This is a predicted structure of a 267-nucleotide part of an RNA (large-subunit ribosomal RNA, domain VI) from Candidatus Caenarcanum bioreactoricola. It was read from a public genome assembly. The prediction has a mean pLDDT of 87.
Context: one part of a larger RNA
């Protein structure tokens, strides 16, 4: 820009892409077959490999400052208690959310259709024969459908529902031009399991969107101070304490203020 008014939702599916995999084992059955050795079709059940998709309940990782321990050194006057630095976490032990796989869950199921090789029925040309010439079947991990994803710029531009209404001025009164609006949208602001930017999604006081606070979960592992025991290192009690990033709630305390710009007038 188009989709012959302007919008907001929900969709159909022309078409496109993906996937559609492999093995072992049990039973049928040591049966059919075969002198024996050996050893099935068909049908039914189970397990697994690789691959794909999603997720984080479990298991396992990471988790750059969440907790604790610890060495050296500097500093807060000193003790005690802490802070900084040690190759960009000094080292060590753990670890929430998130992100992950080695973890969990699911998948390739089923049913059709037309066929290939192949194999048939009926059957002439050619009194026979012949699956073929007319006609009618069976038949594959392959093809079409089925399954998953995208999809109306599918210009053949589809469908359904809902909302907005018929304004003002100019104009050969009619196309058109300009303007103010409606529904709605954008800017803007608070944000996000969305994200390079953009886009997408949620919210904006008629509000739980983010921060803070409180509670809970969870992590670490029993803080400091004081008291007691011990010459002391230290231990015990107060104390399953203290502290805590992302998690779950509650709560308007703080900030989403104030506003601006577009946007139909219809065959």
């Nucleotide at each position: 820009c188009g989709u012959a008014a302007g919008a907001g939702a929900u969709u159909u599916g022309a078409g496109a892409g993906g996937a559609u995999u492999c093995u072992u084992u049990c039973c049928u059955a040591g049966u059919a077959c075969g002198a024996g050795a050996g050893g099935a079709c068909c049908a039914g059940g189970a397990a697994g490999g690789a691959c794909u998709u999603a997720c984080c309940u479990c298991u396992a990782g990471u988790g750059u400052a969440c907790c604790a321990g610890u060495u050296a050194u500097u500093c807060u006057g000193c003790c005690a208690a802490g802070a900084g630095u040690a190759a960009a976490c000094g080292c060590u032990g753990g670890g929430u959310a998130g992100c992950u796989a080695u973890g969990u869950a699911a998948g390739g199921a089923g049913u059709g259709g037309a066929u290939a090789a192949a194999u048939g029925c009926u059957g002439a040309a050619a009194g026979c024969a012949u699956a073929u010439a007319a006609g009618c079947g069976u038949g594959a991990a392959g093809c079409c459908c089925a399954c998953c994803u995208c999809a109306a710029g599918a210009u053949a531009a589809g469908a359904u529902c809902u909302c907005u209404c018929a304004c003002c001025a100019g104009g050969u009164u009619a196309a058109c031009u300009g303007g103010u609006u409606a529904a709605g949208a954008c800017c803007u602001c608070g944000g996000g399991a969305a994200g390079a930017u953009u886009a997408c999604c949620c919210g904006g006081u008629u509000g739980a969107u983010a921060g803070g606070u409180u509670g809970c979960a969870u992590g670490u592992g029993u803080a400091a101070g004081c008291a007691u025991a011990g010459u002391a290192a230290u231990a015990u009690g107060u104390u399953c304490a203290g502290c805590a990033g992302a998690g779950c709630a509650a709560u308007a305390c703080u900030a989403a203020u104030a506003g601006g710009u577009c946007g139909a007038g219809g065959g």